A computed fold for a 73-nucleotide RNA from an Anaerolineae bacterium, annotated as transfer RNA. It matches the Rfam family "tRNA". By type it is a transfer RNA. Gene Ontology term of the family: triplet codon-amino acid adaptor activity. The coordinates come from a structure-prediction model, not an experiment, and the mean pLDDT is 82.

RNA sequence: UGACGAGUAGCUCAGGCGGAAGAGCAUCGCUCUGAUAAGGCGAAGGCCGUGGGUUCAACUCCCACCUCGUCAA
Numbered sequence: 001u002g003a004c005g006a007g008u009a010g011c012u013c014a015g016g017c018g019g020a021a022g023a024g025c026a027u028c029g030c031u032c033u034g035a036u037a038a039g040g041c042g043a044a045g046g047c048c049g050u051g052g053g054u055u056c057a058a059c060u061c062c063c064a065c066c067u068c069g070u071c072a073a
Stems, first nucleotide, its partner, number of pairs: 001072007010025004019056001027043005049065005
C1' cells in the first nucleotide's frame, strides 16, 4: 500500500427480505432457604464505530473515513 472480515447493552454474540433491536452472562429488585449458592419472576441498561447519500421510512442499501484482525506485497 492492497484484498477480505469484524465494529450492535458492562462482556460474549444474534438480527442483514428496509417498517425501527434481541439472547446468554453480569448488575439491581422480589421470591425460594435457618442462611448462602443454585433455581423461579421482574426491572434497568443501546442516538447499532463516525460523517454524508438514497428512501415516506436505514442497524440493514450506497460512498468516504476511523479502529481491530487475517492475508498478500